[in-house]
RNA sequence: GCGGAAGGCUGGAUGGCCGCUUCGUGACAUCGCGCCUUGGCACGAUGCACGGGGAGGAAAGUCCGGACUCCGAUAAGGAAUGGUGCCGGGUAACGCCCGGGCGGGGCAACCCGACGGAAAGCGCCACAGAAAUUAGACCGCCCGUCAUUGCGCAGCUUGGCUGUGGAUUGUCGACGGGUAAGGGUGAAACGGUGGGGUAAGAGCCCACCGCGCUGCUGGCAACAGUGGCGGCAUGGCAAGCCCCACCAGGAGCAACGCCAAAUAGGGACCGCGUGCCGGGCAACCGGCGGAGCCUCUUAUGCUCCAGCAGGUCCGGGUUGGCGGCUGUAGCCGUGUCGGUAACGGCGCGGUCAGAGGAAUGGUCAUCCAUGAGGGGCAACUCUCAAGACAGAAUCCGGCUUAUAGGCCUUCCGCGCAU
RNA sequence: GGUCCCUUAGCUCAACUGGAUAGAGCAGCUGACUUCUAAUCUGCAGGUUGAGGGUUCGAGUCCUUCAGGGAUCG
Numbered sequence: 001g002c003g004g005a006a007g008g009c010u011g012g013a014u015g016g017c018c019g020c021u022u023c024g025u026g027a028c029a030u031c032g033c034g035c036c037u038u039g040g041c042a043c044g045a046u047g048c049a050c051g052g053g054g055a056g057g058a059a060a061g062u063c064c065g066g067a068c069u070c071c072g073a074u075a076a077g078g079a080a081u082g083g084u085g086c087c088g089g090g091u092a093a094c095g096c097c098c099g100g101g102c103g104g105g106g107c108a109a110c111c112c113g114a115c116g117g118a119a120a121g122c123g124c125c126a127c128a129g130a131a132a133u134u135a136g137a138c139c140g141c142c143c144g145u146c147a148u149u150g151c152g153c154a155g156c157u158u159g160g161c162u163g164u165g166g167a168u169u170g171u172c173g174a175c176g177g178g179u180a181a182g183g184g185u186g187a188a189a190c191g192g193u194g195g196g197g198u199a200a201g202a203g204c205c206c207a208c209c210g211c212g213c214u215g216c217u218g219g220c221a222a223c224a225g226u227g228g229c230g231g232c233a234u235g236g237c238a239a240g241c242c243c244c245a246c247c248a249g250g251a252g253c254a255a256c257g258c259c260a261a262a263u264a265g266g267g268a269c270c271g272c273g274u275g276c277c278g279g280g281c282a283a284c285c286g287g288c289g290g291a292g293c294c295u296c297u298u299a300u301g302c303u304c305c306a307g308c309a310g311g312u313c314c315g316g317g318u319u320g321g322c323g324g325c326u327g328u329a330g331c332c333g334u335g336u337c338g339g340u341a342a343c344g345g346c347g348c349g350g351u352c353a354g355a356g357g358a359a360u361g362g363u364c365a366u367c368c369a370u371g372a373g374g375g376g377c378a379a380c381u382c383u384c385a386a387g388a389c390a391g392a393a394u395c396c397g398g399c400u401u402a403u404a405g406g407c408c409u410u411c412c413g414c415g416c417a418u
Numbered sequence: 419g420g421u422c423c424c425u426u427a428g429c430u431c432a433a434c435u436g437g438a439u440a441g442a443g444c445a446g447c448u449g450a451c452u453u454c455u456a457a458u459c460u461g462c463a464g465g466u467u468g469a470g471g472g473u474u475c476g477a478g479u480c481c482u483u484c485a486g487g488g489a490u491c492g
Base pairs, nucleotide, nucleotide: 001414002413003412004411005410006409007408008407009406010405012367013366014365015364016363017362018361020054021053022052023051024050025049026048028047029046030045031044032043034041035040036039056389060400061399063398064397065396066395067394068252069251070250071249073300074299075298077297078296079295081248082247083246084245085244086100087099088098089097090096101115102113103112104111105110116243117242121241122240123237124236125235138183139182140179141178142177143176144175145174146173149170151165152164153163154162155161156160191209192208193207194206195205196204210232211230212229213228214227215226216225217224218223256323257322258321259320266314267313268312269311270310275288276287277286278285279284289305290304291303292302293301330351331350332349333348334347335346336345337344338343368387370385371384372383373382374381375380419491420490421489422488423487424486425485428444429443430442431441437475446462447461449459450458468484469483470482471481472480
């Protein structure tokens, strides 16, 4: 210098003018209401003046995890349903983060991984192919038998025919076997490579690799290394059902609480079961039973079983105000200690939107970097354009997605110079 | 603001437990019939299955991240 990897910060600045919202203060003004000694006091609202605060790294998607609130009578275990999935740690918790293992990619810095179980079971594996999971014989290779022809030998009626032979040969065909080494099909073909062996072959045998079982060593563990045994039995899919381990009650601030206002006229459904037995004159008490109480079950408990004319749901009406509401699992800055790190402990300082159909804006000037064009040898200067993604709505911790440009730190590879 | 659901040809819908070229009706175009049109008959074209990524031999279907649309809750 060129190319690349990882991490972090920022995301316009200053000022003038005109506006918006919220909080505080006021010998201020107006209005409302209350009290009494009729002139004051207190409260609230509005205006005005002064002072303070006013979007983000993602406020977004609502994909996870909580806080908080209500519902369920409470509790336990199981079922059902949903989720997570190598190991260890962090955290209020998590599907997040950190560290490690294993696998894959890259020369490297480094990056990526839904990464438990397919010898518990069920299911699926189209087409092609001989055969797709209780595997399988199409071609090829090998063996045997038969037939034909050729070959050798012998005989003769010399036309060729007949008979005979297989330690040693060839061709064509049929049948019966052996064989998964080779061809071909497929995403996938029942371990791979090499050697021995065999009629040809084959874990049939051997060595190495892989796989399974098991012991030892290191490690908290995932796992790694190594020894022995087994001749291979075990194809893939669990983002198909499922099994194993762990986690989870349901709903969500339009949750929910309070005040005010409204509740006209309606619709649908349920309960008439008059429980039984014992004691008592009766009220009632005890036992058994039935019904209702979180999606189901169980245990305990509660309510009801002739009282009232009730209960549940839908629909209609009212649709104003206050709280929840922003300050704490806090956050920000800084110091120190522990930890490889995520993070945690302690100390100091500061604390910064809380609106409620929804404020945080507009414009001008200068500067800042960016792009295009012009001038100048150059430093520089002039003109124009545009200044990303996007905007709180109960609040936090994460993830994911969008994002013009600028800045910083560390590291890797190659080239050149010293 | 919260919660839930949907997306296949111009429109309305299919596609079984993932299996190969994604089908059907209407609409469109060509031809026949008719003097012409309609109706009827014949043939044809039209799809990145909302977009990207993943699992799988194979995705409209399974998983995930986005985009667009709809319903509901005080």
Molecule: RNase P RNA; transfer RNA
Organism: uncultured Sulfitobacter sp.